[in-house]
RNA sequence: CCCGCCUUAACUCAGCCUGGUAGAGUGCGCGGCUGUAGACCGCGAUGUCCCCGGUCCGAAUCCGGGAGGCGGGA
Numbered sequence: 001c002c003c004g005c006c007u008u009a010a011c012u013c014a015g016c017c018u019g020g021u022a023g024a025g026u027g028c029g030c031g032g033c034u035g036u037a038g039a040c041c042g043c044g045a046u047g048u049c050c051c052c053g054g055u056c057c058g059a060a061u062c063c064g065g066g067a068g069g070c071g072g073g074a
Base pairs, nucleotide, nucleotide: 001073002072003071004070005069006068007067010026011025012024013023020057028044029043030042031041032040050066051065052064053063054062
C1' cells in the first nucleotide's frame, strides 16, 4: 500500500441480505417466596445502533467518506 470481516444496553450477542415500534440472555433495581440467603417466579430501568454526510415519506439496515479492532496479501 491492497483486500476481507467486526463495531447495537453495564457485559456477551441477535436484528442488517428483504428500510417501517430497537431486542434476547447475563448483570442491576424492586417485589413475591424463604427463619436468612441462594435458587425460582413477577415487574422495572437502562441505547448518540462507532462518527460525518447522502438517498428516501421513513435509515441500526441502502450509498459515500472517516475512526478503532481482527485477519489475509504484497
Molecule: transfer RNA
Organism: Methanoregulaceae archaeon